Transfer RNA from a Candidatus Levyibacteriota bacterium, 73 nucleotides, folded computationally. It matches the Rfam family "tRNA". From the family's description: Transfer RNA (tRNA) molecules are approximately 80 nucleotides in length. The organism belongs to Candidatus Levyibacteriota, within Bacteria. Its mean pLDDT, the model's own confidence on a scale to 100, is 81.

RNA sequence: GCCAUCUUAACUCAGUUGGUAGAGUAACUCUUUCGUAAAGAGUAAGUCCCGGGUUCGAAUCCCGGAGAUGGCU
Repeated sequence: GCCAUCUUAACUCAGUUGGUAGAGUAACUCUUUCGUAAAGAGUAAGUCCCGGGUUCGAAUCCCGGAGAUGGCU
């Protein structure tokens, strides 16, 4: 330098061909216990990497940029 894949909650990741953003773990609260852990119930947490475009409507489609991983030279 070229090619491919990826970027969504604190972390690991879903999101079915565009229609109100989710799970597990972690955190916090409550229940249980003499107490802790474990277990159960609940709560909070998101500018869907950034900027544009298309559309009534975009995490999803298109363009540009940034970053990560892998491959080629």